[in-house]
Context: one part of a larger RNA
RNA sequence: GAUGAACGCUGGCGGCGUGCCUAACACAUGCAAGUCGAACGAGAUGCUUAUUGGAAAGCUUCGGCCGGAAGAUAAGUUAUUUAGUGGCGGACGGGUGAGUAACACGUGGGUAACCUGCCUUAUGGAGGGGGAUAACAGAGAGAAAUCACUGCUAAUACCGCAUAAGCACACAGUACCGCAUGGUACAGGGUGAAAAGAUUUAUCACCAUAAGAUGGACCCGCGUCUGAUUAGCCAGUUGGCAGGGUAAAAGCCUACCAAAGCAACGAUCAGUAGCCGAUCUGAGAGGAUGACCGGCCACAUUGGGACUGAGACACGGCCCAAACUCCUACGGGAGGCAGCAGUGGGGAAUAUUGCACAAUGGGGGAAACCCUGAUGCAGCGACGCCGCGUGAGUGAAGAAGUAUUUCGGUAUGUAAAGCUCCAUCAGCAGGGAAGAUAAUGACAGUACCUGACUAAGAAGCCCCGGCUAACUACGUGCCAGCAGCCGCGGUAAUACGUAGGGGGCAAGCGUUAUCC
Numbered sequence: 001g002a003u004g005a006a007c008g009c010u011g012g013c014g015g016c017g018u019g020c021c022u023a024a025c026a027c028a029u030g031c032a033a034g035u036c037g038a039a040c041g042a043g044a045u046g047c048u049u050a051u052u053g054g055a056a057a058g059c060u061u062c063g064g065c066c067g068g069a070a071g072a073u074a075a076g077u078u079a080u081u082u083a084g085u086g087g088c089g090g091a092c093g094g095g096u097g098a099g100u101a102a103c104a105c106g107u108g109g110g111u112a113a114c115c116u117g118c119c120u121u122a123u124g125g126a127g128g129g130g131g132a133u134a135a136c137a138g139a140g141a142g143a144a145a146u147c148a149c150u151g152c153u154a155a156u157a158c159c160g161c162a163u164a165a166g167c168a169c170a171c172a173g174u175a176c177c178g179c180a181u182g183g184u185a186c187a188g189g190g191u192g193a194a195a196a197g198a199u200u201u202a203u204c205a206c207c208a209u210a211a212g213a214u215g216g217a218c219c220c221g222c223g224u225c226u227g228a229u230u231a232g233c234c235a236g237u238u239g240g241c242a243g244g245g246u247a248a249a250a251g252c253c254u255a256c257c258a259a260a261g262c263a264a265c266g267a268u269c270a271g272u273a274g275c276c277g278a279u280c281u282g283a284g285a286g287g288a289u290g291a292c293c294g295g296c297c298a299c300a301u302u303g304g305g306a307c308u309g310a311g312a313c314a315c316g317g318c319c320c321a322a323a324c325u326c327c328u329a330c331g332g333g334a335g336g337c338a339g340c341a342g343u344g345g346g347g348a349a350u351a352u353u354g355c356a357c358a359a360u361g362g363g364g365g366a367a368a369c370c371c372u373g374a375u376g377c378a379g380c381g382a383c384g385c386c387g388c389g390u391g392a393g394u395g396a397a398g399a400a401g402u403a404u405u406u407c408g409g410u411a412u413g414u415a416a417a418g419c420u421c422c423a424u425c426a427g428c429a430g431g432g433a434a435g436a437u438a439a440u441g442a443c444a445g446u447a448c449c450u451g452a453c454u455a456a457g458a459a460g461c462c463c464c465g466g467c468u469a470a471c472u473a474c475g476u477g478c479c480a481g482c483a484g485c486c487g488c489g490g491u492a493a494u495a496c497g498u499a500g501g502g503g504g505c506a507a508g509c510g511u512u513a514u515c516c
Stems, first nucleotide, its partner, number of pairs: 001515003005512005012388006018381002020346001025344003029341003034088003039085002042082004046077007058065002095299003105223007114216002119212007127161001129159002136151003140147002167192003171188001173186005197204002225271003232262002237259004242254003274296004278289004301322005324335004352378001354377003360374001361372004391421004401412004425457001428451004435443001460505005465486003471500005481488002
């Protein structure tokens, strides 16, 4: 000098930041991923029309007349809504740092060994059919979770057929080029593979191919902590051939063959650790750190596995095993906060079960819009940095008080009082934004402006022997105590305790811990 700090004493305001470093311990409760009815059938509630129905009210000569509501049925509907089928999104965003000493990360390259939904551009296309199934209805099983049977139905759900190239596969060529395998362009016949509609008629969606953009995958050079009181390690191990597998190269996997491969330039083993941009310090070289913010990686109770998909081996998806918790009719089931709040526990220690989608961004949708604990804000904490205030001028009878004294005085000290002012901040009243582009503002009646008002509401902490700025008195008497080092204290202690005075910093000041 610095800190994600803590502790002690103290504490006025504002702005901007920042806040579980420990138990990757366990979690009550709420929310954190939905959306589309312009893909689809169906239901419910409306509305309109028709049929039926006949109430209240009114008139009455008490006989009735008029009146047409509620309700019921059917049809329609560009109305609202939804459990289900279907599409897209739940692989982003958010959290954590357990593991990892590794192509994990950083940096520089390579892929003639690769993929890429949505988006953009270009070319071409969308013909004709089929069979189901959920919802629903019925009848069951079960305490529940849920399951199974029969029957019906739709689609942008599913499946054939047609057509099709510069697409794919195998075959056989030509030209050019390169980096070994090889690449590019052109032409040949053969085989194979596609499509879906919606609507308010503006459009949006669908299929194939090519290119771009974006995002990813793999490989390589170099760099990346400590220990030799760890010296040898390794059997899919190292290489080859064949096959499989992947988007793709490869012992990635399998069979066979060979016996290689790494290591004192530190293999292997053990310990520790997410890496970087950066941060702190330092004149620099370096040293230390990796909170917040940004990039990458890994993980989601522990271990394993795949499915779907353009993308996962998937935090709020599935299956299995394990531990734990909960429900149970004991047969069986349910769960996963290292999302935001919050609880218990651990700890020296770390916040609200807040408001809003107004902005920025994300998902869905043609749109209106819906969702969004991302985000924007507010709340709490002097945790940090920065700014401001706690008054200014004048005022000597050098008041009183206090301390000290050689009793004369000296110090506190222009300090106070008194007089004259000002009004920053806080408080009161009025007005009142920008952030939003036509509308839409959580923040918030906030920032800010104006007015009136009163010196009022706002100073402490540490130190005073030397290092080190700042001294006297009393008490104590090697006691009580102080202390970072030297050291102080045994009767005049500037070193302990108190007081007066002084020094330093200041809404903080000291102490402790850690780094340079």